[in-house]
Context: one part of a larger RNA
RNA sequence: GAUUGAACGCUGGCGGCAGGCCUAACACAUGCAAGUCGAGCGGAUGAGAUCUCCUUGAUUCAGCGGCGGACGGGUGAGUAAUGCCUAGGAAUCUGCCUGGUAGUGGGGGACAACGUUUCGAAAGGAACGCUAAUACCGCAUAGAGCAGGGGACCUUCGGGCCUUGCGCUAUCAGAUGAGCCUAGGUCGGAUUAGCUAGUUGGUGAGGUAAUGGCUCACCAAGGCGACGAUCCGUAACUGGUCUGAGAGGAUGAUCAGUCACACUGGAACUGAGACACGGUCCAGACUCCUACGGGAGGCAGCAGUGGGGAAUAUUGGACAAUGGGCGAAAGCCUGAUCCAGCCAUGCCGCGUGUGUGAAGAAGGUCUUCGGAUUGUAAAGCGCUUUAAGUUGGGAGGAAGGUGACGUUACCGACAGAAUAAGCACCGGCUAACUCUGUGCCAGCAGCCGCGGUAAUACAGAGGGUGCAAGCGUUAAUC
Numbered sequence: 001g002a003u004u005g006a007a008c009g010c011u012g013g014c015g016g017c018a019g020g021c022c023u024a025a026c027a028c029a030u031g032c033a034a035g036u037c038g039a040g041c042g043g044a045u046g047a048g049a050u051c052u053c054c055u056u057g058a059u060u061c062a063g064c065g066g067c068g069g070a071c072g073g074g075u076g077a078g079u080a081a082u083g084c085c086u087a088g089g090a091a092u093c094u095g096c097c098u099g100g101u102a103g104u105g106g107g108g109g110a111c112a113a114c115g116u117u118u119c120g121a122a123a124g125g126a127a128c129g130c131u132a133a134u135a136c137c138g139c140a141u142a143g144a145g146c147a148g149g150g151g152a153c154c155u156u157c158g159g160g161c162c163u164u165g166c167g168c169u170a171u172c173a174g175a176u177g178a179g180c181c182u183a184g185g186u187c188g189g190a191u192u193a194g195c196u197a198g199u200u201g202g203u204g205a206g207g208u209a210a211u212g213g214c215u216c217a218c219c220a221a222g223g224c225g226a227c228g229a230u231c232c233g234u235a236a237c238u239g240g241u242c243u244g245a246g247a248g249g250a251u252g253a254u255c256a257g258u259c260a261c262a263c264u265g266g267a268a269c270u271g272a273g274a275c276a277c278g279g280u281c282c283a284g285a286c287u288c289c290u291a292c293g294g295g296a297g298g299c300a301g302c303a304g305u306g307g308g309g310a311a312u313a314u315u316g317g318a319c320a321a322u323g324g325g326c327g328a329a330a331g332c333c334u335g336a337u338c339c340a341g342c343c344a345u346g347c348c349g350c351g352u353g354u355g356u357g358a359a360g361a362a363g364g365u366c367u368u369c370g371g372a373u374u375g376u377a378a379a380g381c382g383c384u385u386u387a388a389g390u391u392g393g394g395a396g397g398a399a400g401g402u403g404a405c406g407u408u409a410c411c412g413a414c415a416g417a418a419u420a421a422g423c424a425c426c427g428g429c430u431a432a433c434u435c436u437g438u439g440c441c442a443g444c445a446g447c448c449g450c451g452g453u454a455a456u457a458c459a460g461a462g463g464g465u466g467c468a469a470g471c472g473u474u475a476a477u478c
Stems, first nucleotide, its partner, number of pairs: 001478004006474005013350006019343002021308001026306003030303003035067003040064002043061002048056002074261003083186007092178002097174008105139001107137002114129006145166006153160002187233003194224003199221008236258004240251004263284005286297004314340001316339003322336001323334004353383004363374004387419001389414005397405001422467005427448003433462005443450002
């Protein structure tokens, strides 16, 4: 000098764009953050319409069933290599999506919901009975139907049959995503020198989507290591960021890619995909409820609370846009996202007037008492109205409809200099000097050093210098 996710002190007008728990991966009250589908299914409900005893049936509800809860969002504890980065590879899987081919028969028995009874304080169950399906189970080669439309024909009057769309089954490709292997690179310590028994390799088997000691039986005795094994400490990695002429050094907030984790430890289930943040089971710690028998919970999602800390925001609005899930669609959900609120935390822009004005006013300060300086500075006179304010209009973001933002951006009019300047420094380095007070005291200080009665170095004042809505200090990096 440059820089920062900064903090502290003094001060503070406006706007745009960004950023905002770096510490306790500490504990969490409350609300919301993942649902959706009635065009898969049986019930319950029953607005209304036709109408007079039936038909149709909006809507809503829990349940069975399907898809999604493996994405999106958070955090960086662990991890020095099962990670990441770069370049290759072969022994694999891939729901939804795209393209192709072929099909979409015939049967059966249940379980929820519901009803009755019943246990429990609750959470939650138990027994008996009834029932549907794109749920489940067989047989055929695997299979499942649903919605809309329709000429002839058939009909038990429900439909069959044909066709279109959505599904379903089998299979071949593609795309996307994922798993695996190899090589090289990837912090410090030798006051860590030896480490290893499924260890290293083979044969066979098991297991996996797949290779493989991944696991097991047998056999052999190997494998790694001063080119640093093992051990210890520290640490998520990268694109990047900061600095620097570069080489380098430091760093890994925001944004993007990968990994790991979800109270702590372990385990599997379901599934195309998890060993699963807002799923299950077991153990543990903690908190809460309890009728003491037993139960419930997991903010490292968004807000918010306590605590820690020098320190970091609202228990806001909307699904209008972009995207995601479900659905044929209408649509529903979405603390993703888009916006708003708070904060000078940073960067950028603008303003706090402008012209004239010497009686060089008054006041202050200094003085050699003549004057000098503050100083065209003020006052006075003339002018302008950016920003802020009041008022009127008003896009674009939105494809036919739909705008949270929004008192939007922007444009016009009105009033009036009106509402808007501080901070640090002035001995040398280093731009900027005098007076008074103090008297090695009080104090200053980045280094050298000032202060013991004439202090340009302390404190105040006048004046000056530098930056400016900031200025200084502290911390940190180059």